[in-house]
RNA sequence: GUGGUGGGGCGGAUGGUCGCGGUUGGCGCUUCGGUACCAAUCGAGGAAAGUCCGAGCUCCACAGGGCAGACUGCCAGGUAACGCCUGGGCGCCGGAAGGCGACGGACAGGGCCACAGAAAACACACCGCCUGCCUCGGCAGGUAAGGGUGAAAAGGUGGGGUAAGAGCCCACCGCACGCCUGGCAACAGCGCGUGGCACGGUAACCCCCAGUCGGAGCAAGGCCAAAUAGGCGGCGAUGGUCCGGCCCGGACCGCCUGAGCCGCGGGUAGGCUGCUAGAGGUGUCGGGUGACCGACAUCCCAGAGAGAUGACCGUCGGCCCGGCAACGGGCCACAGAACUCGGCUUACAGCCCCGCCACGCCC
RNA sequence: GCCCCUGUAGCUCAGAUGGAUAGAGCAGCGGUUUCCUAAACCGUUGGCCGGGUGUUCGAGUCACCCCAGGGGCA
Numbered sequence: 001g002u003g004g005u006g007g008g009g010c011g012g013a014u015g016g017u018c019g020c021g022g023u024u025g026g027c028g029c030u031u032c033g034g035u036a037c038c039a040a041u042c043g044a045g046g047a048a049a050g051u052c053c054g055a056g057c058u059c060c061a062c063a064g065g066g067c068a069g070a071c072u073g074c075c076a077g078g079u080a081a082c083g084c085c086u087g088g089g090c091g092c093c094g095g096a097a098g099g100c101g102a103c104g105g106a107c108a109g110g111g112c113c114a115c116a117g118a119a120a121a122c123a124c125a126c127c128g129c130c131u132g133c134c135u136c137g138g139c140a141g142g143u144a145a146g147g148g149u150g151a152a153a154a155g156g157u158g159g160g161g162u163a164a165g166a167g168c169c170c171a172c173c174g175c176a177c178g179c180c181u182g183g184c185a186a187c188a189g190c191g192c193g194u195g196g197c198a199c200g201g202u203a204a205c206c207c208c209c210a211g212u213c214g215g216a217g218c219a220a221g222g223c224c225a226a227a228u229a230g231g232c233g234g235c236g237a238u239g240g241u242c243c244g245g246c247c248c249g250g251a252c253c254g255c256c257u258g259a260g261c262c263g264c265g266g267g268u269a270g271g272c273u274g275c276u277a278g279a280g281g282u283g284u285c286g287g288g289u290g291a292c293c294g295a296c297a298u299c300c301c302a303g304a305g306a307g308a309u310g311a312c313c314g315u316c317g318g319c320c321c322g323g324c325a326a327c328g329g330g331c332c333a334c335a336g337a338a339c340u341c342g343g344c345u346u347a348c349a350g351c352c353c354c355g356c357c358a359c360g361c362c363c
Numbered sequence: 364g365c366c367c368c369u370g371u372a373g374c375u376c377a378g379a380u381g382g383a384u385a386g387a388g389c390a391g392c393g394g395u396u397u398c399c400u401a402a403a404c405c406g407u408u409g410g411c412c413g414g415g416u417g418u419u420c421g422a423g424u425c426a427c428c429c430c431a432g433g434g435g436c437a
Stems, first nucleotide, its partner, number of pairs: 001359010012316007020043007028035002045334001049345002052343005057217004064248004069213005074088005089103001090101004104208002109206002111202003126147002128143007155173006174197001175195005180189003221273004231264005239253004280299008317332006364436007373389004382420001391407005413429005
């Protein structure tokens, strides 16, 4: 220098004028609920998004037993928790840096494997090879070395052996099991020994194993105010609600003077709270390979009606167009809070920083 | 804000446990019939199964992530 690869950060800046929403203070008005004006102060994001996971919080019995169901799936750690993250193992891709992986079990069982092919699972003889018979073209038998089919065909190479062959036998490689060594473990290793070798694939098909999971969600829930005729009709007792697929158990209500459900009709559809100080942000130091953790200091940072968070001008920055140039004109990514956090995923103009790999050239 | 459902030809729908070239009706196009049109009859075109990634030998079908549309909840 070229090409590649991984990570982190920013995401227009600044000044002025006018406006919008919240809070506080002042000063008026008020039907005492609020509201006009003035001032101070605060006012979107890295994803606020999708709602895909995990929690906090709230109510239902502070949540019970069983079945069913759903989800997760190498190991260790981090965390409030997780299907997330970090580190490691193994497999695959890449020349490397590095990337990707739903990565338990297929001798517990069941199912499926189209077409082709002789045969698709504890198998098989189509061609070929070998032996025998014979009417010379076939028949009977042996054989998985070779050909052919297929996504997939029952270890590989070499040698011995044989009628031809074959783990039939042997050596090496591979495989399985056991011991040993290293490692917390997943796993790895050689060392040793044993076994001729044994049973395809599919579990993002059922299933088995191990583990996790009660349900609903801030439109949760609480308080106040207002409203009402508790109307008419139907259903209704081994009942209804909590409760959600079922059963058990429990609590409450009820059993015809009838709980509750459904339909029709009518009324109210206001206020306060939950609500934003939190697993919080920033900085320094310390521990850890890292995710992360600890100590100290410091900061307060939107909170609603679903609705606010903007516009204009100047200067600078970037991009595009025109122009030889000076310059002129236009534009500013994705998007946008609503109970709150931790993740994942998706969208995103442009810019900045750091590390690593390969190749080429120069010293 | 929260929770569900759907997506196959221009339109309306099939496609059971994954299997060859994804079907049907209507519409469209061409032809026969008719003086012409409609109807009728014959023939025919048209689909990357909303998009992407994966699992599998093989995906409309299975899994995950997006996109679009629709519905419910005080």